[in-house]
Context: one part of a larger RNA
RNA sequence: UUUGGCCUAAAGCGUCCGUAGCUGGCUGUAUCCGUCCCCCGUUAAAUCCAGCGUCCUAAGCGUUGGACCGCGGGUGAUACCAUACAGCUAGAGGGUGGGAUAGGUGAGCGGUAUUUCUGGGGUAGGGGCGAAAUCCUUUGAUCCCAGGAGGACCACCAGUGGCGAAGGCUGCUCACUAGAACACGCCUGACGGUCAGGGACGAAAGCUGGGGCAGCGAACCGGAUUAGAUACCCGGGUAGUCCCAGCUGUAAGCGAUGCUAGCUAGGUGUUGGGUCGGCCAUGUGCCGCCCCAGUGCCGCAGGGAAGCCGUUAAGCUAGCCGCCUGGGGAGUACGGCCGCAAGGCUGAAACUU
Numbered sequence: 001u002u003u004g005g006c007c008u009a010a011a012g013c014g015u016c017c018g019u020a021g022c023u024g025g026c027u028g029u030a031u032c033c034g035u036c037c038c039c040c041g042u043u044a045a046a047u048c049c050a051g052c053g054u055c056c057u058a059a060g061c062g063u064u065g066g067a068c069c070g071c072g073g074g075u076g077a078u079a080c081c082a083u084a085c086a087g088c089u090a091g092a093g094g095g096u097g098g099g100a101u102a103g104g105u106g107a108g109c110g111g112u113a114u115u116u117c118u119g120g121g122g123u124a125g126g127g128g129c130g131a132a133a134u135c136c137u138u139u140g141a142u143c144c145c146a147g148g149a150g151g152a153c154c155a156c157c158a159g160u161g162g163c164g165a166a167g168g169c170u171g172c173u174c175a176c177u178a179g180a181a182c183a184c185g186c187c188u189g190a191c192g193g194u195c196a197g198g199g200a201c202g203a204a205a206g207c208u209g210g211g212g213c214a215g216c217g218a219a220c221c222g223g224a225u226u227a228g229a230u231a232c233c234c235g236g237g238u239a240g241u242c243c244c245a246g247c248u249g250u251a252a253g254c255g256a257u258g259c260u261a262g263c264u265a266g267g268u269g270u271u272g273g274g275u276c277g278g279c280c281a282u283g284u285g286c287c288g289c290c291c292c293a294g295u296g297c298c299g300c301a302g303g304g305a306a307g308c309c310g311u312u313a314a315g316c317u318a319g320c321c322g323c324c325u326g327g328g329g330a331g332u333a334c335g336g337c338c339g340c341a342a343g344g345c346u347g348a349a350a351c352u353u
Stems, first nucleotide, its partner, number of pairs: 004324003007307002012321001014201004021194003025088007034080001035077002038074005048066007091191001092188003095184003103177007110154002115149007125136002162169002206247006215241002220236004258320006266298009276288004302309002326353003335346004
């Protein structure tokens, strides 16, 4: 290794790109490296297997033949593998076309509300709670009207709707830019798949420098509650939340489900594209069958310990990668690498049960 697993029991890297490696469509020719047949040599003896013999029998011993594991040399076979060459188009990529889209980056513009300021009106309360109080208010609050400032956010539309590799993305417009689906079947001609190392991206919080600060609000200060209340509730409130530049690199980063390809009943919604048919107020229109791609629900076979999964598989196969091996000690110690730090990555043992 033959022969275990990874949704929830331990176990899928947060995601993608990609090097080495592993792996790879159809046809032909050549070579014959692997592979296979045959021959020769070698593979000490003992051991092992079979037959015969010896010993009263067994073990043992003797003898003959064989086997095992290979190795070297030679002659062949050519399906598969490999290599070289030539070709193909179903994989992959390119092209063209009209659509869909909160994909990304930058700039500009807008909207309601909160807060605050100014002016006017107006008078004794307002606010808050289970009930209160702290708090604000005759230096005129709350409330009403008008105007200004500033920051953050983007109601309705809105939809198990859309887009993105993931994180994530939603006011409007413009510029730049990425990807996917569909249709055509025009071009290239296996250029593919996965991917150890490596690289890039990566919510929130946090860190460094600079700006900004309306609301909210860790810490903190009060008021309550309570036996206490370092809380829950209330009044304030700093960092932060926002922007620019850089760092950090984590998460229940979840579908707790790695990527790719093929195969295996259906039903019913919905989104995008398309062929065909019908209607027509002729429009970016409406309706219906069907096809492709996405996204949900239900469900056959099958799977599963069950929950459940079920063409978006957790079914049946193939390729490649990652990971798991009782609980605690421990994601700790030590070492190494990274980081300004916080810390991150890698990652034990004693001991205990």